[in-house]
C1' cells in the first nucleotide's frame, strides 16, 4: 500500500484494582456484586495452510462443495450508534455510499 470481511457465533477461574467501551465530540452503556488489562483453561468461527471431491482445460492455473484444526483472528452492546455525502420526509425513524478501524491474506 492491495484484496477480501465486518446485523452470525463462542465465558469460566485466578491476579490485579479504577477506569473502560481505538482516537476527538455528542449519546447510548459496562464498571468496587471488580470492570479494563494480563495469565490459565475452555469455547467460537474457517481468512490462510492441509486433505478429498466436481467443473473446466490439450495440460497446468483458477473456480465450486465437503472434511479438518497447523498458523491467526476473536468470545457485552450492529466496528455499541451517530459525525461527511445522497435518496426519502414536515420532522423523526429508515435506506445507500464514503471516511476512519478492526482481522485475513499478499
Nucleotide at each position: 500500500c492491495u484484496u477480501a470481511u465486518c446485523c452470525a457465533g463462542a465465558g469460566u477461574g485466578g491476579c490485579u484494582g479504577a477506569g473502560g467501551g481505538a482516537a476527538c465530540a455528542g449519546g447510548c452503556c459496562c464498571g468496587a456484586c471488580g470492570a479494563c488489562g494480563c495469565c490459565a483453561c475452555a469455547g467460537c468461527a474457517a481468512c490462510c495452510a492441509g486433505g478429498c471431491u466436481c467443473c473446466u482445460u490439450c495440460g497446468a492455473g483458477a473456480g465450486u462443495g465437503c472434511c479438518c484444526a497447523g498458523g491467526u483472528g476473536c468470545u457485552a452492546c450492529u466496528u455499541c450508534c451517530u459525525g461527511c455525502c445522497c435518496g426519502a420526509u414536515g420532522a423523526a425513524c429508515c435506506g445507500g455510499g464514503a471516511g476512519a478501524g478492526a482481522u485475513a491474506a499478499g